Predicted 3D model of a 350-nucleotide part of an RNA (small-subunit ribosomal RNA, central domain) from an uncultured organism. RNAcentral holds the full RNA, with entries from ENA and SILVA. The coordinates come from a structure-prediction model, not an experiment, and the mean pLDDT is 88. Rfam family: Bacterial small subunit ribosomal RNA. The family has 99 seed sequences and 42,628 matches in Rfam 15.1.
[in-house]
Context: one part of a larger RNA
RNA sequence: CUGGGUUUAAAGGGAGCGUAGGCGGCAUAAUAAGUCAGAGGUGAAAGGCUGUAGCUCAACUAUGGAAUUGCCUUUGAUACUGUUAUGCUUGAAUCGAGUUGAGGUCAGCAGAAUGUGACAUGUAGUGGUGAAACGCAUAGAUAUGUCAUAGAAUACCAAUUGUGAAGACAGCUGGCUGGACUUGUAUUGACGCUGAGGCGCGAAGGCGUGGGGAGCAAACAGGAUUAGAUACCCUGGUAGUCCACGCAGUAAACGGUCAUCACUAGGUGUAGCGGGUAUUGACCCCUGCUGUGCCGGAGUUAACGCAUUAAGUGAUCCGCCUGGGGAGUACGGCCGCAAGGUUAAAACUC
Numbered sequence: 001c002u003g004g005g006u007u008u009a010a011a012g013g014g015a016g017c018g019u020a021g022g023c024g025g026c027a028u029a030a031u032a033a034g035u036c037a038g039a040g041g042u043g044a045a046a047g048g049c050u051g052u053a054g055c056u057c058a059a060c061u062a063u064g065g066a067a068u069u070g071c072c073u074u075u076g077a078u079a080c081u082g083u084u085a086u087g088c089u090u091g092a093a094u095c096g097a098g099u100u101g102a103g104g105u106c107a108g109c110a111g112a113a114u115g116u117g118a119c120a121u122g123u124a125g126u127g128g129u130g131a132a133a134c135g136c137a138u139a140g141a142u143a144u145g146u147c148a149u150a151g152a153a154u155a156c157c158a159a160u161u162g163u164g165a166a167g168a169c170a171g172c173u174g175g176c177u178g179g180a181c182u183u184g185u186a187u188u189g190a191c192g193c194u195g196a197g198g199c200g201c202g203a204a205g206g207c208g209u210g211g212g213g214a215g216c217a218a219a220c221a222g223g224a225u226u227a228g229a230u231a232c233c234c235u236g237g238u239a240g241u242c243c244a245c246g247c248a249g250u251a252a253a254c255g256g257u258c259a260u261c262a263c264u265a266g267g268u269g270u271a272g273c274g275g276g277u278a279u280u281g282a283c284c285c286c287u288g289c290u291g292u293g294c295c296g297g298a299g300u301u302a303a304c305g306c307a308u309u310a311a312g313u314g315a316u317c318c319g320c321c322u323g324g325g326g327a328g329u330a331c332g333g334c335c336g337c338a339a340g341g342u343u344a345a346a347a348c349u350c
Base pairs, nucleotide, nucleotide: 003322004321005320006319008303012318014201016199017198021194022193023192025088026087027086028085029084030083031082033081034080035077036076037075038074039073040072041071042070049065050064051063052062053061054060091191092188093187094186095184096183097182098181099180100179103177104176105175106174107173108172109171110154114150115149116148117147118146119145120144121143125136126135162169163168206247207246208245209244210243211242215241216240220236221235222234223233259316260315261314262313263312266295267294268293269292270291271290272289273288274287275286276285299306300305323350324349325348332343333342334341335340
C1' cells in the first nucleotide's frame, strides 16, 4: 500500500458554515468521452513459462508456441456512467396559516438571603469543633428591631421537561433577533449530500486595559490534629469569581457512538402541533408528524450490551487507528503578550 477497523480493546475531528473535490432523484431524445465487442499495428532481443530436439543424462543449448494483462488506429454496441437538450415532482428550498421554547443580544425592574453602616433595646459572652484554640467582645460584641447601602445569584414552579450546531441556556417586563415544528400543497424545478484546506463559534482556568468587589476563595498567615502535617478540620484572607473591550482555543468539549439518506416486529411514558369519533363543552377513545425516555423481538456483538433516537441491513463523503513505554515529548514550522497551543518524530527498551 492493500486489507481490516473506529461505544467500552488503538481509533469520530469540541462543534458549525462552507471552497475545491467526491457522490447524487424520475422520464425522453441526441452524442459516444468512460464502458463492452471485433479487426489491424505495436508491445526489441535475451530471460521466465511451455512443447520438441541436441550434447550418454543433467546443468547448458537450439527451435516452435503461449504470455507480454499495455498503448495507438479503426469498425460497431448503447444498458449503465458522463456530456448536451427538453420535461417532471417525490428530494431541497420558497410562500400562506398556526404554534412552541431557560435559543441569542440589549435595557429596565423585583423580592428573599448575605455583608456593611447608622440609630435603638440590652449585658457578658460570642463564634467554632470530634474536642479545642487562634478570632470577635465592657472602647458594649453576639442577639433583637428600624432605616440606609453594596455586590452577586435567582428558592418554590422544576420534570430522564424544554431550547440550541456544540460550548451552553432558568426571577419578571420590554426592544431587536435566529431556529424548529404542524398544516395547506400555492411557487421554483434537483437548486441536493458530504466536505481536504479556509472562516467564524467554543466551559472552566489563564492573560492585557479599565471598572467593580457582598459572599465564596487558589496563594498566604494563624489555630488545631499528628511521630511529622508544606493536608484533611477551624479563624482570617489576596488574586480570581462579576462588568466592558481584546487575547487565549483547551476539557472525561462524553451518548466515550461524525454527517446525510433509505429500509427492518412491537409495547409503554412524556413534550409540541394536527386529523377523526363522541360530547353542551372539556376529557376518554382511535390515528398522523416531530422531539425526548424506558422495555423488548429479529438481527448484531468478544462480551457487556445495542435494538426505528441501532452498535441491525445498505449507500455517499470526511476525520482517525495499526503493540506497550519513550511521547502527545524533542527538533523545526505556524500561532500567542505570556502561559502555552497546534503539527509531530527517532534512538533506546520490553